[in-house]
Context: one part of a larger RNA
């Protein structure tokens, strides 16, 4: 020089577009942040329309269907945060799977037949403060279950081709066995669903090779440890796991220890080679108060599910309960890092057949010089070189066209009209914002760092090895261009200087 997710001081007019807890994976008050669906199911039955009755308040009875707690289904595994942990196939690249799975979604093939039994909700008993609970009675399903048909599906035998890098795969034939469905809307036509099966696409999982640290003042590790044969388990291979068997596997091409660390696209620098970092924004991974563990499910060993141990923290009638912001605001904490906004209008996800509902994703405002870009704080013209200031050799010189004055301008700005894209029919949180037009006025907008050399810019006065300065050389002991002040001058400029780090 250049850079920062920066902070400190001193100063600070505006807009655009970023960015914004690097610390304590520290503790957390309230509020939100994942629900939806009556077109699956029974219940519940508001508001209104008819008709009746009336004491004129209303009551009834018929349609009607607003509301929801249950039960059922889909989604809570995505969105979203964080970098604890991890030196490992986590990760980046290329490979493989003849060793797998894939819920919604598309394509095509066939099918939906007839039954059962129960149980939430209500009801009633009842135990607890409380969070929960426990008996009876009784009801429904696209909720569970048997039966019936079925195959190119599964598993058994068996042949036969064709192929490939081994275990083998594919394809065709026979015979056995084995396994399904579920209704809903609509006057209907159909529509949407379900069962089985082939292929798609999406997503994910195993393997393998190659690459990316620091210490050898770490030199020997290892008992499921290498490997086999059988079995388990699993979506699948495998010591993944377990019984028997061998003794074997790994290392100076750095195992094994310890320390550090999420990894890459990228960022920064630098001509390049490199070095250095992993902030946003994009893609893996890991996690979710601490450890452990499984359950439903197509997916999870599951951030706002569940259970057990621990620590904390809160309720209690002491007998038992209840939490988990590393979602979004917000509080302590800390040099330091925003608001406990506003909106589903857009974009994108769930859910619904739709109307719609729900989104702290997300689209916006806020707030902060934190960055980067832009623009402004005035232009012209003005010597008698005013008046102060500072300096003087006392004559001047310097401030300085600087100022006043005079002619002008309207960007910002203030007020007054208008007034959007974003939305192709409705629908805009942002916003009466952006913009555009009109008026008024120079009016309301400049600082901060240096000045001995490095390094651009000097007098003066105080000070007197004091009081300070300093990045390095070094300055200060009575004329300091080095300390402190004031004139001037230099340089940057809404910033400018320090600090800290990386090149």
């Nucleotide at each position: 020089g250049g850079a920062c997710g920066a902070a400190c001081g001193c100063u600070g007019g505006c807009g655009g577009c970023g960015u914004g807890c690097c610390u304590a994976a520290c503790a957390c008050a309230u509020g939100c942040a994942a629900g939806u669906c009556g077109a699956g199911c029974g219940a519940u039955g508001a508001a209104a329309c008819u008709u009746c009755c009336u004491u004129c308040g209303g009551g009834a009875a018929c349609u009607g269907g607003a509301u929801u707690a249950g039960c059922g289904g889909c989604g809570g595994a995505c969105g979203g945060g964080u970098g604890a942990g991890u030196a490992a196939c986590a990760c980046g690249u290329g490979g493989g799977u003849a060793a797998c799975c894939u819920g919604c979604c598309u394509c095509a093939a066939a099918g939906u037949g007839g039954g059962g039994g129960a149980u939430a909700g209500c009801c009633c008993u009842u135990c607890g403060a409380a969070a929960g609970g426990a008996g009876g009675a009784g009801u429904a399903a696209u909720a569970c279950c048997g039966c019936a048909u079925a195959a190119u599906a599964u598993g058994a035998u068996u042949u036969a081709a064709u192929c490939g890098c081994a275990u083998g795969a594919u394809u065709a034939a026979a015979u056995c066995a084995u396994c399904a469905a579920a209704a809903g809307a609509g006057c209907a036509a159909u529509c949407u669903g379900c069962u089985u099966u082939g292929a798609g696409a999406u997503g994910g999982a195993c393997c393998c090779g190659c690459g990316g640290c620091g210490c050898a003042u770490u030199a020997g590790c290892u008992a499921g440890u290498u490997g086999g044969u059988g079995a388990g388990g699993u979506a699948a291979u495998g010591g993944c796991u377990c019984a028997c068997c061998a003794a074997g596997g790994c290392g100076a091409c750095g195992a094994u220890g310890c320390g550090u660390a999420g990894c890459c696209g990228a960022c920064c620098u630098g001509a390049g080679a490199g070095g250095g970092u992993g902030a946003u924004c994009g893609g893996c991974c890991a996690c979710a108060u601490u450890g452990g563990g499984a359950c439903u499910g197509a997916g999870a060993c599951a951030c706002g599910g569940c259970c057990c141990a621990g620590a904390c923290u809160c309720c209690u009638a002491c007998g038992g309960g209840a939490g988990g912001c590393a979602g979004c605001a917000g509080u302590g904490g800390g040099a330091a890092u925003a608001u406990u906004g506003c909106g589903c209008a857009a974009u994108g996800g769930g859910c619904g057949a739709a109307a719609g509902c729900c989104u702290g994703a997300c689209g916006c405002a806020g707030c902060a010089a934190c960055g980067c870009c832009g623009c402004g704080u005035g232009g012209g013209u003005g010597a008698u070189g005013a008046c102060g200031g500072u300096u003087u050799u006392c004559g001047g010189a310097u401030u300085g066209u600087a100022a006043a004055g005079c002619c002008c301008u309207g960007u910002c700005u203030u007020c007054g009209a208008g007034g959007a894209c974003g939305a192709u029919a409705a629908u805009g949180a942002c916003g009466g914002u952006a913009c555009u037009c009109g008026a008024g006025g120079a009016g309301g907008a400049a600082g901060c760092c240096a000045c001995g050399g490095c390094u651009a810019a000097c007098u003066a006065c105080g000070u007197g090895c004091c009081a300070g300065c300093a990045g390095c050389c070094g300055c200060g002991g009575u004329a300091a261009u080095a300390c402190g002040u004031a004139g001037g001058u230099g340089g940057c400029a809404a910033g400018c200087g320090u600090u800290g780090u990386c090149c």